[in-house]
Context: one part of a larger RNA
Molecule: small-subunit ribosomal RNA, central domain
Organism: uncultured bacterium
């Protein structure tokens, strides 16, 4: 060096783009670096192994043989890898014609609800709970009617529906903009896959500066409950939640399942497209998503089962007993909070 693994036992990086590297379709010709074969040189002696011999045997010693995976050089082979030149179209991409969508950004706009303010009607309660009280109300509350203001979120549609790489995305309209699918098989001609570092994105909470603040609500205060109640319940309530810009970079960031490609029985739904048939909405076929059940197979079992955890290939990440510990120290990053990388003693 060679092992076995990663849905739930330890183990898939939160996600993408991509550098180096690794790997790479089909065909022709050439080269001969890898590869394969032959020759030559070298591979010290001793030792090991084989044969024979010498000490009365043996150990020991002597002679010969064999071996020495290797290296160098030379001659040759050309299937495979590589390299060079050329071709191909199935991989990949492009064009053209259609299509669906809460994909993203910016600006505008709508109604319901909530709270507050003003005015009218009206009078003694309202609110809240298991029951209460704190609380609000005769300085006129709650209820109800009209008017006004503000902020935030978008009922129904709504769906194991859709879109996005992930995080995530939901009223309506406009502008800008990314990706995807289907059809034609017209064009390019391997342009591909993966991806250590790197870069970018990345829920919530949190941080900085400036706005905003209706509702909700950590902290906090009060009322209850209780043996106590730093809680659960109730009345209040500040950060925050919202916006702009800049940080943070974490998560049960989950399908606890890395990405890409190929292959391997079926049945039933649903979303988007295409074609054909029959005739005005069904059937069949097909491509791409998203679900359910299950053959074979896999699995410790549970379960997975063409959206694989089946059968294979390529590349990356990760695991290697529990605790100590995702801690200490150091480095890097951050305004901080902290993040990332990440031990040992000791102990079972």
């Nucleotide at each position: 060096c060679u092992g076995g693994g990663c849905g739930u036992a330890a183990a898939g990086g939160g996600u993408g783009c991509g550098u180096a590297g690794g790997c790479g379709g089909u065909u022709u010709u050439g080269u001969a670096a890898g590869u394969c074969g032959g020759g030559c040189g070298u591979g010290a002696a001793a030792g090991c192994c084989c044969u024979g011999g010498g000490c009365u045997c043996a150990a020991c010693c002597c002679a010969g043989g064999a071996u020495g995976u290797g290296c160098g050089u030379u001659c040759g082979a050309a299937a495979c890898u590589a390299c060079a030149a050329g071709g191909c179209u199935u991989g990949a991409g492009c064009a053209c014609g259609a299509g669906a969508g809460a994909g993203g950004a910016u600006g505008g706009u709508g109604g319901a609800a909530u709270u507050c303010c003003c005015a009218g009607u009206g009078u003694a309660g309202a609110g809240g709970u298991g029951a209460a009280a704190u609380u609000c109300g005769u300085a006129g509350a709650g209820a109800u009617u009209g008017g006004g203001a503000a902020g935030a979120a978008c009922a129904c549609c709504g769906g194991u529906g859709g879109c996005g790489a992930a995080g995530g995305c939901g009223g309506c309209c406009a502008u800008c903009u990314g990706g995807c699918u289907c059809g034609u098989u017209g064009c390019u001609g391997a342009c591909g896959c993966u991806g250590a570092g790197g870069c970018a994105c990345g829920a919530c909470a949190g941080c900085g500066u400036g706005g905003g603040g209706a509702g909700c609500a950590a902290a906090c205060a009060g009322g209850a409950u209780u043996a106590g109640a730093u809680a659960c319940c109730c009345u209040g309530g500040u950060a925050g939640u919202c916006c702009a810009c800049g940080c943070c970079g974490u998560a049960a960031a989950c399908g606890a399942u890395g990405u890409g490609c190929g292959c391997u029985g079926g049945c039933c739904g649903u979303c988007g497209g295409a074609a054909a048939g029959c005739a005005u909405g069904c059937u069949u076929u097909u491509c791409g998503g998203u679900g359910g059940c299950g053959a074979a197979g896999c699995u410790a079992a549970c379960g997975c089962g063409a959206u694989a955890a089946g059968c294979g290939c390529a590349c990356c990440g990760c695991c290697u007993g529990g605790g100590g510990a995702g801690u200490a120290c150091g480095g890097c990053c951050g305004c901080a909070a902290g993040g990332u990388u990440g031990a040992a003693a000791c102990u079972c």